[in-house]
RNA sequence: CGAGCCGGUCAGGUGGUCGCCGGCCUCUUCGUGGGACCGGAGGAAAGUCCGAACUCCACAGGGCGGUGUGCUGGGUAAUUCCCAGUCCGGGUGACCGGAAGGAAAGUGCCACAGAAAAUAUACCGCCCCGCAUUGAGAAAUGGGGGGUAAGGGUGAAAUGGUGCGGUAAGAGCGCACCGCUCGGGUGGUGACAUCCGAGGCAGGGUAAACCCCACACGGAGCAAGACCAAAUAGGGAAGCGUUCGAGGACGGCCCGUCCGAAGCUUCCGGGUAGGUCGCUCGACCCGGCGAGAGAUCGUCGAGGCUAGAUAAAUGACCAUCGCCCUCCUGCGGGUGACCGCGAGAGGGAACAGAAUUCGGCUUACGGCCGACUCGAACA
Numbered sequence: 001c002g003a004g005c006c007g008g009u010c011a012g013g014u015g016g017u018c019g020c021c022g023g024c025c026u027c028u029u030c031g032u033g034g035g036a037c038c039g040g041a042g043g044a045a046a047g048u049c050c051g052a053a054c055u056c057c058a059c060a061g062g063g064c065g066g067u068g069u070g071c072u073g074g075g076u077a078a079u080u081c082c083c084a085g086u087c088c089g090g091g092u093g094a095c096c097g098g099a100a101g102g103a104a105a106g107u108g109c110c111a112c113a114g115a116a117a118a119u120a121u122a123c124c125g126c127c128c129c130g131c132a133u134u135g136a137g138a139a140a141u142g143g144g145g146g147g148u149a150a151g152g153g154u155g156a157a158a159u160g161g162u163g164c165g166g167u168a169a170g171a172g173c174g175c176a177c178c179g180c181u182c183g184g185g186u187g188g189u190g191a192c193a194u195c196c197g198a199g200g201c202a203g204g205g206u207a208a209a210c211c212c213c214a215c216a217c218g219g220a221g222c223a224a225g226a227c228c229a230a231a232u233a234g235g236g237a238a239g240c241g242u243u244c245g246a247g248g249a250c251g252g253c254c255c256g257u258c259c260g261a262a263g264c265u266u267c268c269g270g271g272u273a274g275g276u277c278g279c280u281c282g283a284c285c286c287g288g289c290g291a292g293a294g295a296u297c298g299u300c301g302a303g304g305c306u307a308g309a310u311a312a313a314u315g316a317c318c319a320u321c322g323c324c325c326u327c328c329u330g331c332g333g334g335u336g337a338c339c340g341c342g343a344g345a346g347g348g349a350a351c352a353g354a355a356u357u358c359g360g361c362u363u364a365c366g367g368c369c370g371a372c373u374c375g376a377a378c379a
Base pairs, nucleotide, nucleotide: 001375002374003373004372006370007369008368009367010366012321013320014319015318016317017316018315020040021039022038023037025035026034027033042351046362047361049360050359051358052357053356054221055220056219057218066217067216068215069214070213071085072084073083074082075081086100087098088097089096090095101212102211106210107209108206109205110204123152124151125148126147127146128145129144131142132141133140134139160178161177162176163175164174165173179201180199181198182197183196184195185194186193187192225277226276227275228274235268236267237266238265239264240263247259248258249257250256284304285303286301287300288299289298290297291296323348324347325346326345327344329342330341331340332339333338
């Protein structure tokens, strides 16, 4: 220098002009008006994948069913998350990944190829024994019966592996080592590691296939839910009324006239539109000290924090400073590969947008800093 790997951190600053949302004060011609001041997105606000808070519904207890999780120890309000480890796998390495119980309860599936894919199997090959033909014979060829999983071939996978012996050829048939199973010792809280002994050794894979085992789990979600309450329907009560005329119209009252052949009025209640609450200060953040290997926990601080809207505001432009990249150039350092600082020109600044709130995970994305790894070049 290049490539990589892990962790941390930032997410432009200031000023001006014009705007947006909320709060509060004030002016007011009282209106959905004007003005001043204060506040106004994120590391992921995203996906809505887990876990909670909170709210309502359900609920004696138990079972069936369903869903999720599944190595060990710890952390946490809780988790499928986090930390530390074990084992397995990947990478030259820094490091990374793992849904990691059971395939000897049962069922299913295993494409293509292959003789055979699970009660193993005989396609080629190898070996043995008859028969026929050829041949003097050895033997060869053809066909039949039997043995063989060593060799070939197929496959992702073929019934432990390597070697020696053994055999007609072979085979855990025998032996040694490795592996496996069982038993025991030692270390470790444990997963497990390691050592010793015994057994020739059984049964391919697949459980994010059904299933079995163990453990956990009620449902819906702020459009939860609570309150106020125009309107409508249906409901309840009281009063008045049906020829002895309730009620309505003639601008308020009386008379009068007309309409009017049965309901009308008031209240309760209902709950739509709309409004208020829920609503944002909380398992919060920062710093110091202490405990711990760490996740994390404890404690102290006259440290900090202000969107809470409801179709949804948080913006745009200009100037300047800072940042990054490319080109060019000056100075300095170094033997050198190169590095640092400065001037000029051009360009760039990502992903993204709260909607009850928190803890995680995942995904998207621009820089900067640090530790570490591999490679190359130069000395």
Source information
Predicted 3D model of a 379-nucleotide RNA (Bacterial RNase P class A) from a Vicinamibacteria bacterium. RNAcentral holds the sequence, with entries from ENA. The model forms 95% of the base pairs in the Rfam consensus. It matches the Rfam family "Bacterial RNase P class A". The family's RNA type in Rfam is ribozyme.